Context: one part of a larger RNA
RNA sequence: UCCUACGAGUUACUCCUCAUUGGCAAGGUUAAGGUUUUAAGAACCGGAGCCGAAGCGAAAGCGAGUCUGAAUAGGGCGCUUUAGUCAGUGGGGGUAGACGCGAAACCUUGUGAUCUACCCAUGGGCAGGUUGAAGUUCCAGUAACAUGGAAUGGAGGACCGAACCGAUAAACGUUGAAAAGUUUCCGGAUGACCUGUGGGUAGGGGUGAAAGGCCAAUCAAACUGGGAAAUAGCUCGUACUCCCCGAAAUGCAUUUAGGUGCAGCGUUCAGGUUGAGUCUUAUAGAGGUAGAGCUACUGAUUGGACUAGGGGGCUUCACCGCCUACCAAAUCCUGACAAACUCCGAAUGCUAUAAGAUAUACUGAGCAGUGAGGGCACGGGUGCUAAGGUCCGUGUCCGAGAGGGAAAGAACCCAGACCAUCAGCUAAGGUCCCCAAAUGUACACUAAGUUGAUCAAACGUUGUCCGGUUGCAUUGACAGCUAGGAUGUUGGCUUGGAAGCAGCCAUUCAUUUAAAGAGUGCGUAACAGCUCACUAGUCGAGCGAUCGGGCGUGGAUAAUAAGCGGGCAUUAAGUGUACUACCGAAGCUAUGGAUUUGUAGUAAUACAACUGGUAGGGGAGCAUUCUAGUCAGCGUAGAAGGUGCAUGGUGAUGUGUGCUGGAGCGGCUAGAAAAGCAAAUGUAGGA
Numbered sequence: 001u002c003c004u005a006c007g008a009g010u011u012a013c014u015c016c017u018c019a020u021u022g023g024c025a026a027g028g029u030u031a032a033g034g035u036u037u038u039a040a041g042a043a044c045c046g047g048a049g050c051c052g053a054a055g056c057g058a059a060a061g062c063g064a065g066u067c068u069g070a071a072u073a074g075g076g077c078g079c080u081u082u083a084g085u086c087a088g089u090g091g092g093g094g095u096a097g098a099c100g101c102g103a104a105a106c107c108u109u110g111u112g113a114u115c116u117a118c119c120c121a122u123g124g125g126c127a128g129g130u131u132g133a134a135g136u137u138c139c140a141g142u143a144a145c146a147u148g149g150a151a152u153g154g155a156g157g158a159c160c161g162a163a164c165c166g167a168u169a170a171a172c173g174u175u176g177a178a179a180a181g182u183u184u185c186c187g188g189a190u191g192a193c194c195u196g197u198g199g200g201u202a203g204g205g206g207u208g209a210a211a212g213g214c215c216a217a218u219c220a221a222a223c224u225g226g227g228a229a230a231u232a233g234c235u236c237g238u239a240c241u242c243c244c245c246g247a248a249a250u251g252c253a254u255u256u257a258g259g260u261g262c263a264g265c266g267u268u269c270a271g272g273u274u275g276a277g278u279c280u281u282a283u284a285g286a287g288g289u290a291g292a293g294c295u296a297c298u299g300a301u302u303g304g305a306c307u308a309g310g311g312g313g314c315u316u317c318a319c320c321g322c323c324u325a326c327c328a329a330a331u332c333c334u335g336a337c338a339a340a341c342u343c344c345g346a347a348u349g350c351u352a353u354a355a356g357a358u359a360u361a362c363u364g365a366g367c368a369g370u371g372a373g374g375g376c377a378c379g380g381g382u383g384c385u386a387a388g389g390u391c392c393g394u395g396u397c398c399g400a401g402a403g404g405g406a407a408a409g410a411a412c413c414c415a416g417a418c419c420a421u422c423a424g425c426u427a428a429g430g431u432c433c434c435c436a437a438a439u440g441u442a443c444a445c446u447a448a449g450u451u452g453a454u455c456a457a458a459c460g461u462u463g464u465c466c467g468g469u470u471g472c473a474u475u476g477a478c479a480g481c482u483a484g485g486a487u488g489u490u491g492g493c494u495u496g497g498a499a500g501c502a503g504c505c506a507u508u509c510a511u512u513u514a515a516a517g518a519g520u521g522c523g524u525a526a527c528a529g530c531u532c533a534c535u536a537g538u539c540g541a542g543c544g545a546u547c548g549g550g551c552g553u554g555g556a557u558a559a560u561a562a563g564c565g566g567g568c569a570u571u572a573a574g575u576g577u578a579c580u581a582c583c584g585a586a587g588c589u590a591u592g593g594a595u596u597u598g599u600a601g602u603a604a605u606a607c608a609a610c611u612g613g614u615a616g617g618g619g620a621g622c623a624u625u626c627u628a629g630u631c632a633g634c635g636u637a638g639a640a641g642g643u644g645c646a647u648g649g650u651g652a653u654g655u656g657u658g659c660u661g662g663a664g665c666g667g668c669u670a671g672a673a674a675a676g677c678a679a680a681u682g683u684a685g686g687a
Base pairs, nucleotide, nucleotide: 001687002686003685004684005683006682011096012095013094015093016092017091018090019089020088021087022086023085024084027051028050029049033045034044035043036042037041055062056061065077066076067075068074099237100236102234106227107226108225110223111222117201118200119199120198121197122196123195124194125193126191128160129159130158131156135152136151137150138149139148140147164188165187166186169184170183171182172181203219205215206214207213240621241620242619243618244617245616250263251262252261253260254259264370265369266367267366268365269364270363271362277358278357279356280355281354282353283352284351285350291344292342293341298338299337303333304332305331307328309327310326311324312323313322314321373398374397375396376395377394378393379392380391381390382389403414404413405412418593419592420591421590423589424588425587429583430582431581432567433566434565438580440579441578442577443576444575445574451569452568459554460553461552463551464550465549466548467547468546469545470544471543472542480538481537482536483535484534486511487510488509491505492504493503517532521530522529594611596609597608598607599606600605622676624673625672626671627670628669629668630667631666633665634664641660642659643658644657645656646655647654648653
C1' cells in the first nucleotide's frame, strides 16, 4: 500500500411539541388488577387517575369576570372568537453513555524494596611490588633533659598495579550479538572499599553525599482493579440511487471572540386579501454629498495699497515734529484653502402618486445550516493617495460554477453545463508552424529584435517621420575655398612692462574704404604671430530659428543560459488607422429524448417555462437479513454461491443464459431491522 470481514443518529419513557392516519367527540381515555380463552396473543370487565370544556388572584375566594384599590374610577390578565382526546407512524426536543473512536487527569480498594535508594543483622573478598610515621634498641651527646646518627619497627581515606568495583576519550553498533553492549584507552583498588544471605522503610508516601535521582525496562507523584462508556464549546470519521429548491460567513448580546442565544438569509406545509413585492416611465417632494464659492459666516492665507499701534533713527530741557528696504490690526485691490466652513448646489439614491410589465410579497407552523469569508471595480477612513495591508459602503464574481480565452492561474474577459448527435452560427480571443482559421486588402511609421498581451520613471537625445509660425535667398543665401581684415595709434591711465587682448576710463572717436571692433579667442616678459567679427571673389539652390506631435534611443544593475509559451518574424508574423473573410465555447440554433412546474382538458395529451450547485430542507425509489400471508412457486432433468456473456432501467440494480458448484431457494403483498463503507495515523486476518 492493497484485499476480505467487522466498523458510527440506536433503544427506553404515563415526558414535551408539530405533522399525518384512524376512532369517538363537549367530551375523550383507561392504569394496576380481574374474568374467559389453546401458546404467542385476543376479547370483555375495571373510571382510580389524566387531558379538555373558564378565568383571575400570593391566597381565602369570587366567577364571564377577577385582581389591585376607599372606589360602581383607571389599569393588569381574561370573556364576548367553542375542539378536544386516545391510539399508530414520522420530524424535532428532553432525560439517559445518546452518532462512533480519542485524552492528560481526579477519587478509591489493593499489590510491590527478588530491580534500585538508604538502614539493620550475619558472613565473605582484596595477586604482586614500593614507600618507610610513631615507638623501641644501640652509639654519640647533655649536669640531667633536649638533640643527632645507625639499626629495628611496620603506620597511612599513602604509592604502582591484577582480581573486583567503576565508566575518561574515541570508534563500532543504532530493524544491534545487546530495549545501554563491544574494542582500545582510562579512574579507584585497606577503604566514606567491594560483595553474599536474611530483614526493614510504600505512593503526596518512602529513600536520596541532592541528579527531581530511585521505588521491578514505568516516576514533577509507581502499578493493579473499581467509580467509568469521567468530561472533551476540540480533532478525525460517519456507509445505496435519482429528482425539486437552495444559503451564510451580517446585526445585537455573551468570563464572549474558532462556542452559543435572538434576528437576518434557506427549505417544507398551510392560509387569506381593495395584490401588498420587484422593475420601467412620468409627476410631486424632503435633503446639503460631489462640485463650486468665500467683501456670505467661522478659521486659515499670497502680493500690493492705505493706515491705527509698536520698534529703530533724527531733533529736543521738555512737549511737539520728521524719516523709516522694520513688525503690523482694521479697510481696499489681487491670488488661493477647509471632514468637523457654506451665499450656493447637482447626478444617483429615498418617499409618494399614476400607468405599464412581471410574479412575487406577507402571516403562521415544522426542520435547518450559517454567524473564520475572499478577490475585483467604484466612493471613503487608516497607512507612506505602501501592501495579496486593515476597517466601512455600493455592485459583481469565487465561495457553492463546469465550458472557451488570458502559455500555465478560485474570483480578469466571454459565457451559466437536463441527456444524445462524426450538424450549423457566433462571443471573448484569434488566423506563418507547434495549433482550428488570412503568409488577407489599403495607407503610413519603426531599424531599436524596439516589439511580438507585464515590467519601468524623472531627465537627456542635430535617430527618424509629420505639422504650425518665422527669418535669409538667382539683386546669388547657408557651408567650403581664395583674398583683404588697414590708418591716427603703442587711445588715455596704470605699470618694471601693458602695444586690440592683467586692470581702470570713455563722446570706444575719427580717417581711408568693398570691408575692417580703440577689437571674438589663442599667443608673447612686452612686442611679434595665428584667428574671429566685417568685406570682395568663386560656387549655384535652398539654408536657418522656434513650437507641437508619432515611432525610436540613453537612463536600464542579481545571482543555472532563460522576462515573445516556443520555433521564429524586419515594405513583419512589430506599431497605428480603415475594411473584408474565416476559426472559435457545454452560449444560440437544428434533430431526437427525459424530469419538474404551470395552463387547458374527464382523460389521453398539447403548449409554455424550467432542469450548475457546497452547508442544508423536501420528495420518490433500489438492495440486504428475518417474520407473516400468498403463489398447491422453483430445485439432483441441478438451489444458493463463484465466474463470463447478452439484455432492461435515468440510477441504486433487475432478468436471461454458458461454465463451475452440489442442496437448498425465490416471486407478490405487508411488517421488523444488528439494513448498504474508501477514508476514522480505524479493529482482526491475509498478501
Predicted 3D model of a 687-nucleotide part of an RNA (large-subunit ribosomal RNA, domain II) from Dyadobacter sp. The RNAcentral record of the full RNA draws on ENA. The organism belongs to Dyadobacter, within Bacteria. The coordinates come from a structure-prediction model, not an experiment, and the mean pLDDT is 84. Its Rfam family is "Bacterial large subunit ribosomal RNA". Gene Ontology terms of the family: structural constituent of ribosome and ribosome.